[in-house]
A computed fold for a 475-nucleotide part of an RNA from Rhizomicrobium electricum, annotated as small-subunit ribosomal RNA, 5' domain. The sequence was found in a public genome assembly. It matches the Rfam family "Bacterial small subunit ribosomal RNA". Its mean pLDDT, the model's own confidence on a scale to 100, is 87.
Context: one part of a larger RNA
RNA sequence: GAACGAACGCUGGCGGCAGGCCUCAAACAUGCAAGUCGAGGGGGCGUAGCAAUACGUCACCGGCGGACGGGUGCGUAACACGUGGGAAUGUACCUAGUGGUUCGGAACAACGCUUGGAAACGAGUGCUAAUACCGGAUGUGCCCGAAAGGGGAAAGAUUUAUCGCCACUAGAUCAGCCCGCGCAGGAUUAGCUAGUUGGUAGGGUAAUGGCCUACCAAGGCUCCGAUCCUUAGCUGUUCUGAGAGGAAGAUCAGCCACACUGGGACUGAGACACGGCCCAGACUCCUACGGGAGGCAGCAGUUGGGAAUCUUGGACAAUGGGCGAAAGCCUGAUCCAGCCAUGCCGCGUGAGUGAUGAAGGCCUUAGGGUUGUAAAGCUCUUUUACCCGGGAAGAUAAUGACGGUACCGGGAGAAUAAGCUCCGGCUAACUUCGUGCCAGCAGCCGCGGUAAUACGAAGGGGGCUAGCGUUGUUC
Numbered sequence: 001g002a003a004c005g006a007a008c009g010c011u012g013g014c015g016g017c018a019g020g021c022c023u024c025a026a027a028c029a030u031g032c033a034a035g036u037c038g039a040g041g042g043g044g045c046g047u048a049g050c051a052a053u054a055c056g057u058c059a060c061c062g063g064c065g066g067a068c069g070g071g072u073g074c075g076u077a078a079c080a081c082g083u084g085g086g087a088a089u090g091u092a093c094c095u096a097g098u099g100g101u102u103c104g105g106a107a108c109a110a111c112g113c114u115u116g117g118a119a120a121c122g123a124g125u126g127c128u129a130a131u132a133c134c135g136g137a138u139g140u141g142c143c144c145g146a147a148a149g150g151g152g153a154a155a156g157a158u159u160u161a162u163c164g165c166c167a168c169u170a171g172a173u174c175a176g177c178c179c180g181c182g183c184a185g186g187a188u189u190a191g192c193u194a195g196u197u198g199g200u201a202g203g204g205u206a207a208u209g210g211c212c213u214a215c216c217a218a219g220g221c222u223c224c225g226a227u228c229c230u231u232a233g234c235u236g237u238u239c240u241g242a243g244a245g246g247a248a249g250a251u252c253a254g255c256c257a258c259a260c261u262g263g264g265a266c267u268g269a270g271a272c273a274c275g276g277c278c279c280a281g282a283c284u285c286c287u288a289c290g291g292g293a294g295g296c297a298g299c300a301g302u303u304g305g306g307a308a309u310c311u312u313g314g315a316c317a318a319u320g321g322g323c324g325a326a327a328g329c330c331u332g333a334u335c336c337a338g339c340c341a342u343g344c345c346g347c348g349u350g351a352g353u354g355a356u357g358a359a360g361g362c363c364u365u366a367g368g369g370u371u372g373u374a375a376a377g378c379u380c381u382u383u384u385a386c387c388c389g390g391g392a393a394g395a396u397a398a399u400g401a402c403g404g405u406a407c408c409g410g411g412a413g414a415a416u417a418a419g420c421u422c423c424g425g426c427u428a429a430c431u432u433c434g435u436g437c438c439a440g441c442a443g444c445c446g447c448g449g450u451a452a453u454a455c456g457a458a459g460g461g462g463g464c465u466a467g468c469g470u471u472g473u474u475c
Base pairs, nucleotide, nucleotide: 001475002474003473004472006471007470008469009468010467013347014346015345016344017343018342019340020339021305026303027302028301030300031299032298035064036063037062040061041060043058044057045056046055047054048053071258072257073256081182082181083180084179085178086177089175090174094171095170096169097168098167099166100165101164102136103135104134105133111126112125113124114123115122116121142151143150144149156163157162184230185229186228191221192220193219196218197217198216199215200214201213202212203211233255234254235253236252237248238247239246240245260281261280262279263278264277283294284293285292286291311337313336314335315334319333320331321330322329323328350380351379352378353377360371361370362369363368386411387410388409389408390407394402419464420463421462422461423460424445425444426443430459431458432457433456434455440447441446
């Protein structure tokens, strides 16, 4: 000098764009953050009707989604990440294609009855539907097998337009796995290793593999740093620097890991699953003491910690996501608004004229000098702010939270708007008074003990400016 997710002190007019718990992965009151489908199904309730039925609504069975989106950086020195390759794999929804969609059956919720419990939640019995479940048929193709042969599917709905369902093939997308190279510090860590290294056989997986098991062999890694310890999410990038390099990894984007702590599997195309389940633990809450409930590292918000980091806001209008044939519903993703000079950028706090160089202040050699064209005065202007009126784009036919916002027109009026720091040298800028090694200053050198340009104040001056200075950190 530059930079910052900054903080502190003094000060503070406006706008645009961005950013905003770096500390306790501490604990959390409250609300919201994942639902949707009646064009899969049977019911309950309500309304209308004599009824058939129609409409609305609710839980239940069922389907799809809840594995995305959002958060955090604990762990991890690792094929986690980056980059370049690879073969032994899966892939719901989507696209293209081939073929099929037949005949039956038995249940379980809801519901009725009985009943347990304070509650959470159940138990028994009876009835019932389906795109829920099961069996038979068929099966080009598919799977197993050397072959013979064996195995193995489907679902309907309706307003008749379509949407579906099953098997297989190919694609697309996404994901799993393997390898080369790269990617912290410590030798005051030198030896480490028994599923260890390899083989055979088997199991397991979507799939390769000591991934697991049995048997066999005795290997494998290491001073080109194994093992151990410490620290740490990685990258694109960011900051600095002429570069080489050094430092960092906030925001945004990609990947990884985690979801009170530890473990486990279930379902599913996909999870070993943040707002699913089970077990154990700590903590908090309810309880009729028998037993139960919970998980903000989602958005707001609270307490605590801290030098320090925001609203318990609006809207689904846009973009995107889930479901649905659609209308639509949901969406703290997102888009907006609020708070904060936290940063960057822009604008303003007036312009011209004005000497008797007014008054006042300060200095003075008492003549004067300086503040200083500065002020006043005169002549103008109206950015911003204020008042009135008009008023968007963003939306494609409709639909706008933002928002009566941006912007435009008119009006009055200099009106609403300047501070901070420094002045011994480095380093731009000097005098007077006070103080008297005191009080104090200080980045370094150093000032202060009676004439202090270095302390405090004043006048003057320098610098930057809605900021300025200090502290911290990096180059």
The source organism's lineage runs through Bacteria, Pseudomonadati, Alphaproteobacteria, Micropepsales and Rhizomicrobium.